């Protein structure tokens, strides 16, 4: 430094619901609120799914795969 991830530590996250707001819609973004999550932390490259105003459109990464960054160190 790599791999690995424990009833370790200190941290972080935040589902589903309601609450205002955007958006044609999937979704989204804030507050409240915890299902859960070794990265559930970035990015749409590849596959999947989803919307739609069907376009060289959008959306999802807490659906999988590959990529960078990353916090500790027990077998």
């Nucleotide at each position: 430094c790599u791999c690995c991830g424990a009833u370790a530590a200190g941290a972080g996250c935040a589902a589903a619901a309601c609450c205002g707001g955007g958006g044609c819609a999937a979704c989204c973004c804030g507050a409240u609120g915890a299902c859960a999550c070794a990265g559930a932390g970035c990015a749409a490259c590849g596959g999947g799914u989803c919307c739609c105003a069907c376009g060289u459109g959008g959306a999802u990464a807490g659906c999988c795969g590959a990529g960078c960054c990353g916090c500790c160190g027990a077998a």
Predicted 3D model of a 75-nucleotide RNA (c-di-GMP-I riboswitch aptamer) from a Desulfuromonadales bacterium. The prediction has a mean pLDDT of 90. Lineage of the source: Bacteria > Pseudomonadati > Thermodesulfobacteriota > Desulfuromonadia > Desulfuromonadales.